[in-house]
RNA sequence: AGAGUUUGAUCCUGGCUCAGAAUGAACGUUGGCGGCGUGGAUUAGGCAUGCAAGUCGAGCGGAAAGGCCCCGCAAGGGGUACUCGAGCGGCGAAAGGGAUAGUAAUACGUGGAUAACCUGCCCCUGGGACGAGGAUAGCUGCUGGAAACGGCAAUUAAUACUCGAUGACAUCUCCGGAUCAAAGGUGUAAUUCCGCCCGGGGAGGGGUCCGCGUCCUAUUAGCUUGUUGGUAAGGUAACGGCUCACCAAGGCCACGAUGGGUAGCGGGUGUGAGAGCACGACCCGCAUCAUUGGGACUGAGACACUGCCCAGACACCUACGGGUGGCUGCAGUCGAGGAUCUUCGGCAAUGGGCGAAAGCCUGACCGAGCGACGCCGCGUGCGGGAUGAAGGCCUUCGGGUUGUAAACCGCUUUCGUAGGGGAGGAAAUACCGGGGGGAUCACCCCUCGGUUUGACCUAUCCUAGGAAGAAGGACGGGCUAAGUUCGUGCCAGCAGCCGCGGUAAUACGAACCGUCCUAACGUUAUUCGGAAUCACUGGGCUUAAAGGGUGCGUAGGCGGCCCGGGAAGUUGGGUGUGAAAUCCCUCGGCUCAACCGAGGAAUUGCGCCCAAAACUGCCGGGCUUGAGGGAGAUAGAGGUGAGUGGAACUUAGGGUGGAGCGGUGAAAUGCGUUGAUAUCCUAAGGAACACCGGUGGCGAAAGCGACUCACUGGGUCUCUUCUGACGCUGAGGCACGAAAGCUAGGGUAGCGAAGAGGAUUAGAUACCCUCGUAGUCCUAGCCCUAAACGAUGAGCACUAGAUCGAGGGACACUCCAUAGUUUCUUGGUCGAAGCGAAAGUGUUAAGUGCUCCACCUGGGGAGUAUGGUCGCAAGGCUGAAACUCAAAGGAAUUGACGGGGGCUCACACAAGCGGUGGAGGAUGUGGCUUAAUUCGAGGCUACGCGAAAAACCUUAUCCUAGGCUUGACAUGCACGGAUUAACCCCGUGAAAGCGGGGCCACACUCGCAAGGGUGGAACGUGCACAGGUGCUGCAUGGCUGUCGUCAGCUCGUGUCGUGAGAUGUCGGGUUAAGUCCCUUAACGAGCGAAACCCUUGUCACUAGUUGCCAGCGGGUCAUGCCGGGGACUCUAGUGAGACUGCCGGUGUUAAACCGGAGGAAGGUGGGGACGACGUCAAGUCCUCAUGGCCCUUAUGCCUAGGGCUGCACACGUAAUACAAUGGCUGGUACAACGAGUCGCAAAACCGUGAGGUCGAGCCAAUCUCUUAAAGCCAGUCUCAGUUCGGAUCGAAGUCUGCAACUCGACUUCGUGAAGUUGGAGUCGCUAGUAAUCCCGGAUCAGCAUUGCCGGGGUGAAUACGUUCCCGGUCCUUGUACACACCGCCCGUCACACCACGAAAGUUGGCAACACCCGAAGCCGGUGGCCUAACCGUAAGGAAGGAGCCGUCGAAGGUGGGGUCAGUGAUUGGGGUGAAGUCGUAACAAGGUAACC
Repeated sequence: AGAGUUUGAUCCUGGCUCAGAAUGAACGUUGGCGGCGUGGAUUAGGCAUGCAAGUCGAGCGGAAAGGCCCCGCAAGGGGUACUCGAGCGGCGAAAGGGAUAGUAAUACGUGGAUAACCUGCCCCUGGGACGAGGAUAGCUGCUGGAAACGGCAAUUAAUACUCGAUGACAUCUCCGGAUCAAAGGUGUAAUUCCGCCCGGGGAGGGGUCCGCGUCCUAUUAGCUUGUUGGUAAGGUAACGGCUCACCAAGGCCACGAUGGGUAGCGGGUGUGAGAGCACGACCCGCAUCAUUGGGACUGAGACACUGCCCAGACACCUACGGGUGGCUGCAGUCGAGGAUCUUCGGCAAUGGGCGAAAGCCUGACCGAGCGACGCCGCGUGCGGGAUGAAGGCCUUCGGGUUGUAAACCGCUUUCGUAGGGGAGGAAAUACCGGGGGGAUCACCCCUCGGUUUGACCUAUCCUAGGAAGAAGGACGGGCUAAGUUCGUGCCAGCAGCCGCGGUAAUACGAACCGUCCUAACGUUAUUCGGAAUCACUGGGCUUAAAGGGUGCGUAGGCGGCCCGGGAAGUUGGGUGUGAAAUCCCUCGGCUCAACCGAGGAAUUGCGCCCAAAACUGCCGGGCUUGAGGGAGAUAGAGGUGAGUGGAACUUAGGGUGGAGCGGUGAAAUGCGUUGAUAUCCUAAGGAACACCGGUGGCGAAAGCGACUCACUGGGUCUCUUCUGACGCUGAGGCACGAAAGCUAGGGUAGCGAAGAGGAUUAGAUACCCUCGUAGUCCUAGCCCUAAACGAUGAGCACUAGAUCGAGGGACACUCCAUAGUUUCUUGGUCGAAGCGAAAGUGUUAAGUGCUCCACCUGGGGAGUAUGGUCGCAAGGCUGAAACUCAAAGGAAUUGACGGGGGCUCACACAAGCGGUGGAGGAUGUGGCUUAAUUCGAGGCUACGCGAAAAACCUUAUCCUAGGCUUGACAUGCACGGAUUAACCCCGUGAAAGCGGGGCCACACUCGCAAGGGUGGAACGUGCACAGGUGCUGCAUGGCUGUCGUCAGCUCGUGUCGUGAGAUGUCGGGUUAAGUCCCUUAACGAGCGAAACCCUUGUCACUAGUUGCCAGCGGGUCAUGCCGGGGACUCUAGUGAGACUGCCGGUGUUAAACCGGAGGAAGGUGGGGACGACGUCAAGUCCUCAUGGCCCUUAUGCCUAGGGCUGCACACGUAAUACAAUGGCUGGUACAACGAGUCGCAAAACCGUGAGGUCGAGCCAAUCUCUUAAAGCCAGUCUCAGUUCGGAUCGAAGUCUGCAACUCGACUUCGUGAAGUUGGAGUCGCUAGUAAUCCCGGAUCAGCAUUGCCGGGGUGAAUACGUUCCCGGUCCUUGUACACACCGCCCGUCACACCACGAAAGUUGGCAACACCCGAAGCCGGUGGCCUAACCGUAAGGAAGGAGCCGUCGAAGGUGGGGUCAGUGAUUGGGGUGAAGUCGUAACAAGGUAACC
């Protein structure tokens, strides 16, 4: 510091997501040790049990228990006060500890104030303590009660209580005066020690007040009656409506009152570069609370966590009468929860309470335990070690990797384990002894020595032993470090985002390997960051979200020039404060670190003092340039009202006229003989104002258009006369505000929602047509919205120009006019710089600055719901959330597409010729059938296609049946052994096969021989393997089709653009052509086009057999037959020739085109081969090759028979015909390409013929196939189902072949079907072409005179032209398409699920209000009643108390409203879902331009 994700690609906008850090965490897997921290975040839910606040006998009377002493045998009794239960009394209990419920200010933070206050214990200081008195608890007796707890009587003490005296430097005061105190204890002994009383001061603590700061919500806008103030009084420690009586009517609020929601606040913590944002665990400060609510008492202090009273809920005890309790103290328990510990030890330390002290108490605290919850540290070994072991995984089979890793050798022993030692946390207090000091018989301080105190922990050291006891988790498609194999097959699953998985998954699962971190690793949740994605630092608003429809104007914000003053803001200096801890720096202590200590810095804040006076504000004075006024001119559809006018239209009346009019793409509805339309005259009516008229004018916008008058608003120019900053903007507010709509009343010609009818259509609730009601018009009043747009708020200033309009002024030339220059205002266009994502904008800014206002923060849900408010209504304004998606979007680019445009090409149409579609037959396909009818090909680009030959074979996982299993075929290894091999024969069988018999072999070598050995082939057995026309053409290579022989497709460098890209390749001409020329930010180049190649057309040269024969010679009935010849034809090799080269015209002096000459051929001469980048996941795994998968006594191999030929039907293709341009018969002429020894076969003979017999010749320019046919000549037929046509069938044959039944071809005789030119539609062809006529070949035993590939013969017609159909090229335009129009996409309906709204109601919460009841209690009142202290001899009084009454008063009750939440039959829309239904709305002119 960024990255992924919208697109075919790009730039931008914009959201989503990730990488980081953090946590009081939780969960999963794993888990060696230690240190330091930390641990109930949820139910402020309920709690068993124990402990958490006591202490003082040196305050008191005392003696329950223990000790000691005495008596007693014992029981028991007495004493003592070592000690001490209970009680009186004092101090403490208001601290410490816990929690965060409430609280948005009675709180907190910070800074001040208190002359408006209090303060026990502590410190300093001044003074004092005299004299009396009456009770009471305890204890004892009696007594009530289950208990808790009491009652009565008698008696007793005090540092308890009371009175008197004294009394000021205290309090009050009218300044005369009045009032107020005390206690003792210890001890032999106290003015001296500990206490007591009255004052003063201090320290520390607290109360109260003030300034500033402190969350969200306006879908909360008004709140308040003790309320705001005053006077008097009361009350308090103290000011104060704190309380009360009276008086006044105030007080708060847009700078957000009141209400609602949420929340303890701060120091700080997390994050961040910072500013910020989020948080407030642990630690510290403050506040608040203590079962819920209320209340006071005591006290220095409380309205009191472990005190009291009352009420409520809950729980417990009970003898049912009544009582008791409060863990938000420490442990612990239940519950709820994803989740948070031991019912531990000790007062040794630190601190607190009491005490003179010893000491006692202390769940504060110090420690230990549990939890990887966090941070930090350590370890799980170190060195050597290659046969690179085994095993695993991968493999191209060679190897690679795991991997020095292990084994093995050597070394070490941290931590842990076992045992042992051990510093420190301890210094005090007290006591004893010594010394010194302070006024002294008791006291205090300092110091030395001794004695005394450790719950818990242990640094560290020693010993023993051995590598021994100690490694996992996540991840490996991109982001993001790290990949291979297998399994799976849109399944199982993964996923933070993009997205993986449908048979070759680096994304699922596993293995191996690797990467990261490490006693942890991941996941989840949350916070900050990245996010400049709420923008103060630091964003935007033409088109991406976003300028209010427009103006006036309130508050507010901001504001011209000069001078002076003061000093609020501002700036500088000083000072106080900003607690400690934390953070940071330095140093230090634990071996280091975490952790801890010390010092410093910081704490950006607030207060006070001093100074400055530039700027802002304030006060005062002045100025004129901003603004306004005045005077003089002036343009205009500016506004309102009244009046007037002509054209057109409709209607009515009349005339003419006589059959249609009207309307449309075409029609119909409609009107018309009762006279329309048309035309003329007259009248009436309403609405709108042609021409002028113009990116002309005016207005704030909406908007304004005939003419005249009246009233009226604003602008501009000139003069520079006046005022003197009077200004700008503008939240709320007010006004205006198109059209449609609403209310009331008029009006209504035309037009015209709704409605009716006619068409169109599959439908047509539309588009088109005929009618037509509201409305459109006027008056009055509402509504208040628009794509109310320049999609651009208002104002001021500055920043190059050019040009065209509108309204003024000035200048000079000569007066005028025009033109010119200049200036102000105003409306446009083009453009520098700049800006902008780009398009664009550009002095009328979207540039550069300032001021003010409005608005935006992903898409959908939704401008919806709800609440409020406005409206008569329709509806407007304000305006969410749940849920859902990873995008939605802007601009531009390249394509593709368009029922967009332009140019242009092609047998594309047109013009022609001939077909097809009808017939019968052939062939291929579909379908059907079948045991099987093998497979593939499927618009053009499948269908006489693969197949250039299915009777068997071919032939296939086709069917039926029978067989073989290392195999029909290849290679290798091992073993066997010389027979089983080959060959011959037999049996069985349909054959294949199976079984049996005979015969014996090759090479080398040993050996006389017999015979033996070795080897190869073969055979057998076994193992590797063979084999597959099995699957996948969507894993592939190769080959092929098609667009298309269309003219295109690209590159280098340069230039332009942020970029995708563009330019070049566009434009003007021209061409068959991106062919060429010109222009030109392009210049060149490549693949294509063309050319080069083959063939054909002319000529020349060379050559001359098998071809040829002019001349010469020979010969024949005849024939190049022979000698010979190379002239010719021909053959086949080499050349020539054609290049727009020449002439004329057109054209830009070009390219080129048109015409002409010459020429065999003329503008590419004709034909062929040749097919750019690419498209169609086009075709082919059945030509071949090949990855993967599958079969292996079968999906392989062999065999027989059948099938591929099957036939109600449909389609394609070519052949034959329907006839006279013909058929038939006879005669007769002229080719070329080719093929031939497994062959072509002559002649001769036989047969009507197919053919047969025999077989010359020929391996072929020699021989044969081989008679070409149409044609021509002659004859016949005479328009008919025929002398046309030939299907079908019968009979007899021929040939091939092992074999023609299924299922061949041909011949002869006979038979003689449909068919008389073919509907809609559709195909081919532009010249030696179509049409027509024969010939040859491949395949092949046979089978095509209908297929295919070639050959020649005869040989046309037409093309004006490019409107239309199909296809294509180029340019341009629109686009919401990019799988690219066979695209995209909208809405209803149906189904499933989800969240939300409404809803008769219903359930609960909250805060108040009104009324009722009214506990405890303070305060006030109080006749009778009760009472020790004082007065009084007494009676009685004073004073007090209980009781009662009253005000207030919690809980409770009743009531009507408010508000929030839950739930609700039903209902409404919304969202999301698989390939549902109906249509086709939008995107192209989207087929009616779209939209508001």
This is a predicted structure of a 1492-nucleotide RNA (small-subunit ribosomal RNA) from an uncultured bacterium. The sequence is in RNAcentral, with records from ENA and SILVA.